The RNA shown here (SAM riboswitch aptamer (S box leader)) has 119 nucleotides and comes from Akkermansia muciniphila. The prediction has a mean pLDDT of 79. The sequence was found by an Rfam model in a public genome assembly.

[in-house]
RNA sequence: CACUCAUCCAGAGUGGCAGAGGGACUGGCCCGAUGAAGCCACGGCAACCGGCAGCGCUGACAGUGCUGCGACCAGGUGCCAAAUCCAGGUCUCUCCGAAAGGAGGGGCGAAGAUGAGGA
Numbered sequence: 001c002a003c004u005c006a007u008c009c010a011g012a013g014u015g016g017c018a019g020a021g022g023g024a025c026u027g028g029c030c031c032g033a034u035g036a037a038g039c040c041a042c043g044g045c046a047a048c049c050g051g052c053a054g055c056g057c058u059g060a061c062a063g064u065g066c067u068g069c070g071a072c073c074a075g076g077u078g079c080c081a082a083a084u085c086c087a088g089g090u091c092u093c094u095c096c097g098a099a100a101g102g103a104g105g106g107g108c109g110a111a112g113a114u115g116a117g118g119a
Stems, first nucleotide, its partner, number of pairs: 001118001003117006013042005021031003025088004043080003048076002050073001051069007084111001089108008
């Protein structure tokens, strides 16, 4: 980092340094001097990978598929305002309205994030 797959309505923060931004983008709406970003320390959440157990496949103690456990382990990442904060494109349903139009809901997607693969 092109690409592939999986997940994204749950969960989890304090202190120190610092000093004005932050929530990807756009619009909205929020957070922020009762201290933003960033850095450090310690803590926590989760269960993607690893681990462990069961079952299956293969000739096989190795490998691999499925299911489960749980926080195993000084394990590898990730995360700790709000659903990925909401919407963005498209299809559709309901309601209001004479109409133009407005309000609300649902499906699929796009984009993004994280992990595991991958050249």